[in-house]
RNA sequence: GGCUUAUAAAGAAAGAUGGAGGGAACUGACCCUGUGAAGUCUUAACAACCUGCAUUAUGCAAGGUGUUACAUUCAGCCUUUAAAGGAAAAAUAAGCA
Repeated sequence: GGCUUAUAAAGAAAGAUGGAGGGAACUGACCCUGUGAAGUCUUAACAACCUGCAUUAUGCAAGGUGUUACAUUCAGCCUUUAAAGGAAAAAUAAGCA
């Protein structure tokens, strides 16, 4: 990297470095950014999944992965007057060959 299953409208920082982009892809919109983007490093925090404990649909812990602007930023495909819902895709976790 591929397949399967599950989850998600909640949660959570700062410093150094870096020097112009970023918010997954495409399109549109909107937003963040020289009052310093992405990336890298350090520490901290959060608690989604695994793990551990317990009085076990829950709570605690923070070991593994993960995450820490805006609902997965919003929309697009289907149903619908609309709201809303579903699907797809991506993301994360676990398992499998």